[in-house]
RNA sequence: CUCAUCAAGAACGACCGAGGGAUCAGGCCCGAUGACGUCGUGGCAACCGGUUCGCCGCAAGGCGGAUGUCCAGGUGCCAAUUCCUGCCCGGAGAGAUACCGGGGAAGAUGAG
Numbered sequence: 001c002u003c004a005u006c007a008a009g010a011a012c013g014a015c016c017g018a019g020g021g022a023u024c025a026g027g028c029c030c031g032a033u034g035a036c037g038u039c040g041u042g043g044c045a046a047c048c049g050g051u052u053c054g055c056c057g058c059a060a061g062g063c064g065g066a067u068g069u070c071c072a073g074g075u076g077c078c079a080a081u082u083c084c085u086g087c088c089c090g091g092a093g094a095g096a097u098a099c100c101g102g103g104g105a106a107g108a109u110g111a112g
Base pairs, nucleotide, nucleotide: 001112002111003110004109005108006107011041012040013039014038015037019030020029021028024086025085026084027083042078043077044076046075047074048073049070050067051066052065053064054063055062056061082106087103088102089101090100091099
């Protein structure tokens, strides 16, 4: 940089000690009954991989379906939708900063 996904799922212990929820702003929330972080253990099941079925192919392999009872192997993840909003469009509405829907931006994860 490209593509896919992001409303589901999954916690205890030890250490540490004040902020944390990516960034900026607003909101809301978590936090001395110890958050965040680190380590250990446990767990979750998304992508890859594996298995299997069908089709194509001389073959290498490609495409599609199913599959976690598939030693959860690699990566990942385990408060809140990616916590919500921010920009654009549409709906409803007298109208709107409020509501509903779609898209975008940014971010996260995987694969290349």